[in-house]
Overview
The RNA shown here (small-subunit ribosomal RNA) has 1531 nucleotides and comes from Hydrotalea sandarakina. It matches the Rfam family "Bacterial small subunit ribosomal RNA". The coordinates come from a structure-prediction model, not an experiment, and the mean pLDDT is 82.
RNA sequence: ACAAUGGAGAGUUUGAUCCUGGCUCAGGAUGAACGCUAGCGGCAGGCUUAAUACAUGCAAGUCGAGGGGCAGCACAGUAUAGCAAUAUAUGGGUGGCGACCGGCAAACGGGUGCGGAACACGUACACAACCUUCCGAUAAGAGGGGGAUAGCCCAGAGAAAUUUGGAUUAAUACCCCGUAAGAUAAAGUUCAGGCAUCUGGAUUUUAUGAUAGGCGCGAGCCGCUUAUUGAUGGGUGUGCGUCUGAUUAGGUAGUUGGCGGGGUAAAGGCCCACCAAGCCUACGAUCAGUAGCUGAUGUGAGAGCAUGAUCAGCCACACGGGCACUGAGACACGGGCCCGACUCCUACGGGAGGCAGCAGUAAGGAAUAUUGGACAAUGGACGGAAGUCUGAUCCAGCCAUGCCGCGUGAAGGAUGAAUGCCCUCUGGGUUGUAAACUUCUUUUAUAGGGGAAGAAAGAUACUUUUUUGAAGGUAGUUGACGGUACCCUAUGAAUAAGCACCGGCUAACUCCGUGCCAGCAGCCGCGGUAAUACGGAGGGUGCAAGCGUUAUCCGGAUUUACUGGGUUUAAAGGGUGCGUAGGCGGGCAUGUAAGUCAGUGGUGAAAUACCGGAGCUUAACUUCGGAACUGCCAUUGAUACUAUAUGUCUUGAAUAUUGUGGAGGUAAGCGGAAUAUGUCAUGUAGCGGUGAAAUGCAUAGAUAUGACAUAGAACACCGAUUGCGGAGGCAGCUUGCUACGCAAAUAUUGACGCUGAGGCACGAAAGCGUGGGGAGCAAACAGGAUUAGAUACCCUGGUAGUCCACGCCCUAAACGAUGAUUACUCGACAUUAGCGAUAAACAGUUAGUGUCUGAGCGAAAGCAUUAAGUAAUCCACCUGGGAAGUACGACCGCAAGGUUGAAACUCAAAGGAAUUGGCGGGGGUCCGCACAAGCGGUGGAGCAUGUGGUUUAAUUCGAUGAUACGCGAGGAACCUUACCUGGGCUAGAAUGCCACUUGACAGCCGGUGAAAGCUGGUUUUGUAGCAAUACACAGGUGGUAAGGUGCUGCAUGGCUGUCGUCAGCUCGUGCCGUGAGGUGUUGGGUUAAGUCCCGCAACGAGCGCAACCCCUAUCGGUAGUUGCCAACAGGUAAAGCUGGGAACUCUACUGAAACUGCCGCCGUAAGGCGAGAGGAAGGAGGGGAUGAUGUCAAGUCAUCAUGGCCUUUAUGCCCAGGGCUACACACGUGCUACAAUGGGGAGGACAAAGGGCAGCGACACAGUGAUGUGAAGCCAAUCCCAAAAACCUCUUCUCAGUUCAGAUUGGAGUCUGCAACUCGACUCCAUGAAGCUGGAAUCGCUAGUAAUCGUAUAUCAGCAAUGAUACGGUGAAUACGUUCCCGGACCUUGCACACACCGCCCGUCAAGCCAUGGGAGCCGGGUGUACCUAAAGUCGGUAACCGCAAGGAGCUGCCUAGGGUAAAACUGGUGACUGGGGCUAAGUCGUAACAAGGUAGCCGUACCGGAAGGUGCGGCUGGAAUACCUCCUUU
Repeated sequence: ACAAUGGAGAGUUUGAUCCUGGCUCAGGAUGAACGCUAGCGGCAGGCUUAAUACAUGCAAGUCGAGGGGCAGCACAGUAUAGCAAUAUAUGGGUGGCGACCGGCAAACGGGUGCGGAACACGUACACAACCUUCCGAUAAGAGGGGGAUAGCCCAGAGAAAUUUGGAUUAAUACCCCGUAAGAUAAAGUUCAGGCAUCUGGAUUUUAUGAUAGGCGCGAGCCGCUUAUUGAUGGGUGUGCGUCUGAUUAGGUAGUUGGCGGGGUAAAGGCCCACCAAGCCUACGAUCAGUAGCUGAUGUGAGAGCAUGAUCAGCCACACGGGCACUGAGACACGGGCCCGACUCCUACGGGAGGCAGCAGUAAGGAAUAUUGGACAAUGGACGGAAGUCUGAUCCAGCCAUGCCGCGUGAAGGAUGAAUGCCCUCUGGGUUGUAAACUUCUUUUAUAGGGGAAGAAAGAUACUUUUUUGAAGGUAGUUGACGGUACCCUAUGAAUAAGCACCGGCUAACUCCGUGCCAGCAGCCGCGGUAAUACGGAGGGUGCAAGCGUUAUCCGGAUUUACUGGGUUUAAAGGGUGCGUAGGCGGGCAUGUAAGUCAGUGGUGAAAUACCGGAGCUUAACUUCGGAACUGCCAUUGAUACUAUAUGUCUUGAAUAUUGUGGAGGUAAGCGGAAUAUGUCAUGUAGCGGUGAAAUGCAUAGAUAUGACAUAGAACACCGAUUGCGGAGGCAGCUUGCUACGCAAAUAUUGACGCUGAGGCACGAAAGCGUGGGGAGCAAACAGGAUUAGAUACCCUGGUAGUCCACGCCCUAAACGAUGAUUACUCGACAUUAGCGAUAAACAGUUAGUGUCUGAGCGAAAGCAUUAAGUAAUCCACCUGGGAAGUACGACCGCAAGGUUGAAACUCAAAGGAAUUGGCGGGGGUCCGCACAAGCGGUGGAGCAUGUGGUUUAAUUCGAUGAUACGCGAGGAACCUUACCUGGGCUAGAAUGCCACUUGACAGCCGGUGAAAGCUGGUUUUGUAGCAAUACACAGGUGGUAAGGUGCUGCAUGGCUGUCGUCAGCUCGUGCCGUGAGGUGUUGGGUUAAGUCCCGCAACGAGCGCAACCCCUAUCGGUAGUUGCCAACAGGUAAAGCUGGGAACUCUACUGAAACUGCCGCCGUAAGGCGAGAGGAAGGAGGGGAUGAUGUCAAGUCAUCAUGGCCUUUAUGCCCAGGGCUACACACGUGCUACAAUGGGGAGGACAAAGGGCAGCGACACAGUGAUGUGAAGCCAAUCCCAAAAACCUCUUCUCAGUUCAGAUUGGAGUCUGCAACUCGACUCCAUGAAGCUGGAAUCGCUAGUAAUCGUAUAUCAGCAAUGAUACGGUGAAUACGUUCCCGGACCUUGCACACACCGCCCGUCAAGCCAUGGGAGCCGGGUGUACCUAAAGUCGGUAACCGCAAGGAGCUGCCUAGGGUAAAACUGGUGACUGGGGCUAAGUCGUAACAAGGUAGCCGUACCGGAAGGUGCGGCUGGAAUACCUCCUUU
């Protein structure tokens, strides 16, 4: 520059991701329907269903200028009456005309879509095989004659429709004769042309063969006959195009062709006789189903897909079926005949009818209009014309059915009014410039007035030109729509807005109600008490006289893929080969020109659509022009490619020669080991088998051992990721026969090739048939075990079978889940067989077999010269999951069964790969009082305490595996207290605020009462001020905020438990991956530790770990009371008692000290080891506080707080009594014991940490004692609690239910407290239970720990404390080690789990619902066949009857609609019963699958079993784990 104007996605499978794949949505459309709503106009459209049945009216007539005529109408004329008007009668004379004869039309126009899958339609050709009324052109002609018949008239039949007989009459009706050729036929002559047969012109002879008049004064006009031609309309033939099904594969007998006839306008089996045996078909015949076709319409970027209303072309049909007649044309919608069904009339004898014309009715249905006007226009028929007819047409009516246009007002107007709604509610937001209000406009509606175009002709009159035709001019007539469109004027915002939606997709959000209910839903999905999803409201969004819903089509869907898809694992490669048809095919040359390309011509109707104009005020709509109609046909040319023909070539392919290789096949023969059996022998009590056993075998001698014999099957080592074969598959050795691959070179043929639908052959295992064989193994079966059961896994037996021969079967995870062939495309290594080469060496080479890797590809995993890469050819196969590889049908099979192969119904997924977790009766590494090694307990007893259960008026509530149960509660006699019974109060028991009021209402004293409460009496506050009054204080009344241990811990905050003091959890940037994600954080070491080191596409960082904090162990400094007392002094019965001291202990503040720092060994380092050194302490010295991200909808609404709900003379508050303490029982946690390592008695010693004024209480006295009385000291390093106990010494008991143990019970007391009855603790006396070390099981603890001993404190009047929390005293044992149990961490692996194994999930059975297969049958439907019968009618025949004849009547033959009979096939409905299938919150039995799913799973097959399923045989990895072998990579 040219060309082109054109293409959007989203939701939904998952914890998340990518992919595959379906479902759904957003768009457009409609002859639509339904719901709600509705102002106007224009233009269109309007039975999609019952081609169901139709009342009534209309839809095809016209011509008197063809005819005879004249019923009805009108008029001249005539007659009568009358002066007349007029009345009556008459009157074919005239206008005209019913019926009739005749001509033309009626075959058009209008309707419908039954049938038809076909030359029906579309398109392009052809007819040398045809017709054509009316119309145009040309030529010629129209002479003579005849007999009838309607009508009219007369007479009949019949209810009617209709019809019979007689007489008479006309024609443009009919007939005869003549003439005529250019028509027809036959035979010639001649010329010309052409498709194959042939055709045309000229000419000769013979034969056949026409005619009609009417009107007009006339000219003339309209007709008539023959022929040719044109035009128009038709007829026929052919190529191509034209739905689905192969679960329809063979069909056909006039069938296919020929000869000869017949018939037709015309070719032709169209029909007939004869002859031949053909014809169609996998490029889909035949059959079945469905359907009018097209121009076009809708959609789509297009290619396509769907549709075929209106408009236009063609076809078919006219109540169902058949038939012909007439005619130019029909086998005829408003003609005829016949059969049938139906309806109507009837006098019962007979008749009539056909709305799929326009209206209209009924019916059907979700659903579709007026029994309108006019021939004014356009068109048609007839006519010379006027004209008549025309439900064609033009108009009007109904309907928002669609498209288009207009309007329902416009501008201003903020106190942002009021109502409504919402909220964080004295207020704000929203509705909202919206309203009110002011100004303006008047489309529309209403009223009044004016008012079209569409009309041109024809006729008539006048007139002009002209050759007779004819043409022109002037005048004048004609409008259904319609007083409509349109225009003007007046009044006045006046007359006019709805529908759907608002969770996401998808624009638009809040409140209330409801509470898995009611309901919504296009998909995903909402609703179980805080619903933007249900219903209502407010608000908003979208469209708008409409808006939604439903139905259908296209699109999106590249989801059938021509444009434009796939097949390793998602659906999908045939089990393998050979090969037919077909498809595709090497190099060169030449010819042809079929495909292909280009030019030209014809056609592709109009309308539609597109572009540009024009007309209605605009638009829709209408209209003009252009381009286009992508097609078909013809013709001319080009020849690269394909094709075709011929020739040639050698590289594809093949053959020959020479080598070579192998578990290739097949047949025969041979061999040894093992096993079993038999015989003999040796030998004795067991053998065998298992997790453990048993069944079994064995004293009738097994097992074991030896010898010999027999039998069948399989072939150790070699042996291998080896080799061979097309696949299945093939393994001892030898031989015969046979097939194949490969290599090296030469030679030969010369494209002979590739693929391959059907077809044919082969095809593991199992299985079947017949006959053999049978050692071992082994479905079924039997027994033994295991188990809840065990139709299994294990064991002992064991039959088919496994083996052979022959014949079937024909399937497998028949797999590389990867079709065959050819070409091309980086490398490395290994290996097999050749060749090259001296070779063991090799950058050699060919053909195989493998591993790794690059580009590229792939959703990824992965593939990667053996492709899943890049290309080509051919074949096969796929299109959501289930139902189902099922049913039915067909084919194959002896059977089992195989091959082919659906639908109804149902779901919104099913699936592939990979990711992160979690899990595993997977693996690896590591840790922990996890096990082990130890010590002591629990489980047994009695008691205490908590829980469950039971009971109760109540036994308040909560906590419930670990992580509830001496827990909330660190203290229930009342109180607490929340529970029960009873009595009371109602702004309430407490607090705030406001208003009013009182100034003892308080207190005190009474009554009543169980108390609370109710009620009576008495008395009358403070400050300031003279007082009024005000303010305080207290009370009352009213109002306002109450109150609730009521519910929801699954609405919440806070707090807490647990995993777990486990070592983990994350982030930024970078990098890798399409992505989820990964990396870092993995790896090698090390650690208590993600602690540290090294390595590394990572580099850093955060929360955790550790450290920093506290106590404790050592030492120092400072300080020295209430603590201490070494030295000095005093002093006591004794005592830091005193003076004093500042040393020590101690107190409490501050420092030091420990870091693998040193040594040795190991190690790169980090670090580890050492009875190392040193040190108070050694590798984190011991202990505490400290609890990452998160998990358990963990716990708590009864600590507290809090949303929502509920309650308000009660679910609130007060009080008394009761209960929380019950008691057949079960469990948890403890105490005390069972005794001598002990009990009792006596004596003696040593702590720490706490507490104390409503307190601790020394001491003294009394009491056996609890305790009491009196009382010092102490607000505490001062006094007190306070005695520490175990321990030590002495003594007694001597193994027993005891001098053990102390429950229980009786009695007597003490203390606290209003009060110890329910229901306290303690003391004394008496009593003296179980219990003699505890089954299964189970808990704690690794050092100052366990064990054991006592002490203190909180709560508290007291105490049920044996609990809890602290404190010190005495003070062990053991740890080989990580196999196992439990828990945890990291890495890895599998997964069908993700609510995450307490997961998922399979099948039978039972229940309900749904569709479907079979089914004795039963009931239909269409179609074909055979036979019987046969109307009308054409054609054929025909002597008798009629006619002079032509001919007719009658009779008859063939065919045939229809009817009947018969046997089949196909198809639908229904059916007792029956089979499986699907679906359905909580049914039963098991647990088959997913992890090694607890016996790896799966495929094919066979048998068995309630069921999943089990077992045998062969196969696969789509099996985990472990070890070994081989190979590869890195160092």